[in-house]
This is a predicted structure of a 75-nucleotide RNA (transfer RNA) from a Candidatus Nanoarchaeia archaeon. Its Rfam family is "tRNA". Lineage of the source: Archaea > Nanobdellati > Nanobdellota > Candidatus Nanoarchaeia. The prediction has a mean pLDDT of 82.

RNA sequence: GGGCCUGUAGCUUAGCCUGGUUGGAGCGCUACCCUGAUAAGGUAGUGGUCCUGUGUUCAAAUCACAGCAGGCCCA
Numbered sequence: 001g002g003g004c005c006u007g008u009a010g011c012u013u014a015g016c017c018u019g020g021u022u023g024g025a026g027c028g029c030u031a032c033c034c035u036g037a038u039a040a041g042g043u044a045g046u047g048g049u050c051c052u053g054u055g056u057u058c059a060a061a062u063c064a065c066a067g068c069a070g071g072c073c074c075a
Stems, first nucleotide, its partner, number of pairs: 001074007010027004020058001028046006051067005
């Protein structure tokens, strides 16, 4: 230098291909219940510029382009 893949909550991840209702789940965190006190368990709550920008569209996490970061391969 070239090609491919990945980027969503504090962590792991679904959704993307096929655009359309409030972007969910588990773990975590907070409060309360339970207990003599912990752990475990239960109830409620807490969570996101969907890597960044631009474009397409009535409408973008999803499509297009450019860039950034990481990984793999080729040279």